RNA sequence: AUGGACAACUAGGGUUCCGACCUGCUCUGCAGGUGUCUGGUCCGAGAGUUGUCGACCUCCAGCAGGGGGUUACACGGCGGGACAAAAGCCCGGGAGA
Numbered sequence: 001a002u003g004g005a006c007a008a009c010u011a012g013g014g015u016u017c018c019g020a021c022c023u024g025c026u027c028u029g030c031a032g033g034u035g036u037c038u039g040g041u042c043c044g045a046g047a048g049u050u051g052u053c054g055a056c057c058u059c060c061a062g063c064a065g066g067g068g069g070u071u072a073c074a075c076g077g078c079g080g081g082a083c084a085a086a087a088g089c090c091c092g093g094g095a096g097a
Base pairs, nucleotide, nucleotide: 004053005052006051007050008049009048012043013042017040018039019037020034021033022032023031024030025029054071055070056069057068058067059066060065073093075096079091080090081089
C1' cells in the first nucleotide's frame, strides 16, 4: 500500500417467512411462545473454493483472431453498523502485530 471486477458455491451465521416443537382456543384451523429446533427460504468471506471477465508477459497470424502462462503474499482484536436477526457480512488488507 498500487495489491482488479463480478457471479455461483462453501465454512460460518442467525430467526423475518416455511417447517418442527410447546401452550391455549370458538380446533380441516387460528393465536402466542421456543433458534437452548439437526432443517427449507434467507445472510455469507480481503486473508475459503470454483468460474467468467479484466490486466500483464509470451507464441502463432497479413488482418480478424487464436494458443500458452502470470495475477503473488496475507497474523489480527476491542468497538460500532445494517437487515427480522446474527455472523468469517460492512467499517476493514482498518487499529495493532